The prediction has a mean pLDDT of 84. A computed fold for a 476-nucleotide part of an RNA from Kokia drynarioides, annotated as small-subunit ribosomal RNA, 5' domain. RNAcentral holds the full RNA, with entries from SILVA. Rfam family: Bacterial small subunit ribosomal RNA.
[in-house]
Context: one part of a larger RNA
RNA sequence: GGAUGAACGCUGGCGGCAUGCUUAACACAUGCAAGUCGGACGGGAAGUGGUGUUUCUAGUCGCAUACGAGUGAGUAACGCGUAAGAACCUGCCCUUAGGAGGGGAACAACAGUUAGAAAUGGCUGGUAAUACCCCGUAAGCUGAGGAGAAAAAGGAGGAAUCCAUCCAAUGAGGGGCUCGCAUCUGGUUAGCUAGUUUGUGAGGCAAUAGCUUCCAAGGCGAUAAUCAGUAGUUGGUCCGAAAGGAUGAUCAGCCAUACUGGGACUAAGACACAGCCCAGACUCUUGUGGGAGACAACAGUCAGGAAUUGUUCGCAAUGGGCAAAAGCUUGACGGAGCAAUGUCACGUGGAGGUAAAAGGCCCACGAGUCAUGAAUUUCUUUUCCUGGAGAAGAAGCAAUGACGGUAUUUGGGGAAUAAGCAUCGGCUAACUCUGUGCCAGCAGUCACGGUAAUACAGAGGAUGCAAGCGUUAUCU
Numbered sequence: 001g002g003a004u005g006a007a008c009g010c011u012g013g014c015g016g017c018a019u020g021c022u023u024a025a026c027a028c029a030u031g032c033a034a035g036u037c038g039g040a041c042g043g044g045a046a047g048u049g050g051u052g053u054u055u056c057u058a059g060u061c062g063c064a065u066a067c068g069a070g071u072g073a074g075u076a077a078c079g080c081g082u083a084a085g086a087a088c089c090u091g092c093c094c095u096u097a098g099g100a101g102g103g104g105a106a107c108a109a110c111a112g113u114u115a116g117a118a119a120u121g122g123c124u125g126g127u128a129a130u131a132c133c134c135c136g137u138a139a140g141c142u143g144a145g146g147a148g149a150a151a152a153a154g155g156a157g158g159a160a161u162c163c164a165u166c167c168a169a170u171g172a173g174g175g176g177c178u179c180g181c182a183u184c185u186g187g188u189u190a191g192c193u194a195g196u197u198u199g200u201g202a203g204g205c206a207a208u209a210g211c212u213u214c215c216a217a218g219g220c221g222a223u224a225a226u227c228a229g230u231a232g233u234u235g236g237u238c239c240g241a242a243a244g245g246a247u248g249a250u251c252a253g254c255c256a257u258a259c260u261g262g263g264a265c266u267a268a269g270a271c272a273c274a275g276c277c278c279a280g281a282c283u284c285u286u287g288u289g290g291g292a293g294a295c296a297a298c299a300g301u302c303a304g305g306a307a308u309u310g311u312u313c314g315c316a317a318u319g320g321g322c323a324a325a326a327g328c329u330u331g332a333c334g335g336a337g338c339a340a341u342g343u344c345a346c347g348u349g350g351a352g353g354u355a356a357a358a359g360g361c362c363c364a365c366g367a368g369u370c371a372u373g374a375a376u377u378u379c380u381u382u383u384c385c386u387g388g389a390g391a392a393g394a395a396g397c398a399a400u401g402a403c404g405g406u407a408u409u410u411g412g413g414g415a416a417u418a419a420g421c422a423u424c425g426g427c428u429a430a431c432u433c434u435g436u437g438c439c440a441g442c443a444g445u446c447a448c449g450g451u452a453a454u455a456c457a458g459a460g461g462a463u464g465c466a467a468g469c470g471u472u473a474u475c476u
Base pairs, nucleotide, nucleotide: 001476002475003474004473006472007471008470009469010468013346015344016343017342018341019339020338021304027301028300030299031298035063036062040060041059043057044056045055046054070257071256072255079183081181082180084178085177088175089174090173093171095169096168098166099165101135102134103133104132110125111124112123113122114121115120141148142147154163155162156161184229185228186227191220192219193218196217197216199214201213202212203211232254233253234252235251236247237246238245239244259280260279261278262277263276282293283292284291285290312335313334314333318332319330320329321328322327349379350378351377352376359370360369361368384413385412386411387410388409389408393403420465421464422463423462424461425446426445427444431460432459433458434457435456441448
C1' cells in the first nucleotide's frame, strides 16, 4: 500500500446493489415455520318449505413429513478433494411385456359404561374401505426324481375414456460400499494392537467386508505408528508480478449435528430438528398419584460481548408437498423495513464580479493573506417541495401484482434542503502567532517540552481524503 461479516471516536444529503451474533452448540415468554386428498371409506353437521344439488368436517386409509430451512459442537477421518472400481438398493418419473378371479374376519369412528385433577385411557356393543387376511392364477428363483414358497383395488363418468393398482424388465436421477493419491502442529509423545492380522469353514447384510462366530498368530511403526493439541471440508476469498502466504462470512457442493447419552420402530429412503422409547441435567404444572417441554427454522427476549436488524407484507412470481382438477399449504422464496457495515453513482450550485469592502490573522506598520471568497448581477434545478400520468415483472383468450401509486415520465416553485474528519519536526503533502515552561502534555518511530517550542494547547493559515475521515484489531 491492499484487504475485512469488523468495532470505537467525530461527523452525516441522497440513490442502486450487496452484507448483518465472528462471543454462550447459553437459557428461552409469545406467534408462526408441513401439510394435503370427500374423485379411497363409513359417519356427523350446515343450508333448503321438501327432494335434489351444494358446503364443511372429528375419525380410518393414502401420499408427503428423510425435502426445503438452521448450525459447525464433534470429526485429522475414505470426513472432504481428485481419479478409479464392483459385490448392491432405489418411492415418485420415462419406456416395454403381461395381469387385476373367488371369498373372509376385524378395528377406529359411533353408542353405552367406567378410571383420572389433567395428560390420557379401560370394558361392552357395533360399522366401511384403495386398511387387513385366505384361496386360485406366473414369469422368475432354489433345485434336478420331483417338489417348495409366492401378486393385486378400485374410483370418476351416460359412455368414450381418464386416474389409480399388481408382477417383471430397462432407463434417468438419487443413494450405500471399496480403493490409489492428497489433507495442520508436536519426538520434551517410541513403541502400539486382541476383532487386533489372516482364512476357498459358518452365520449375517440390499451388497462387499472381522460386520459376527470358530480356527490360526499375526498386523502397524523414524517414509513418524500410537498419543496429545488444534480444526468441519472443497469450489472459492484476500494479499502477491509470480512462487507462495493467510483464510473458509455471504453464494454453491459434500459431511456432521438437532438439550446430553443410548436404542430401535415405520418406511423406497431415517436410526428421523418441529416422530417414538429409555436414562440424565434443566424448566413448567399438579388434586403429590402423575403429566408437559426442547428456537443450531423465522421474528423476538434474557445473558455473554467491542459488536450484529423487525415479534413486518405476500404467496403476485420461482420452487417444493398433496390433489383428477379447481385449489390448499409453504418464516423456502419474492418484497419492503433498520444499520454509512461495504461497494458503486450523484449532489451540497454555475458564470460574471475590485472600492482588492467590513472582519480575522500577520506585520519590518509600507504591506501581505483568508480572497472572486462574500455582497451584488445573471443562469440552472441533479437533488428538495408540490400537482398530473404511470409501468415491465403475468405465463395460455380472459382474470390474477405483495412490492406500489413504487420505478419512470411530465408541469409548477425557489439557490433553495445538504461538509466534515485527520494532519502540518523528519520519515510525509502542508507554518506562523499566542499561551505553557522537563509542568501540562505529545508519541507509529527517531524523538519533543527546563522562557524566543513550525513536535504540547489555542488561534489564523495550509495539506490530504471526502459523506465520510481517523484510530484499534487481524492477514498479506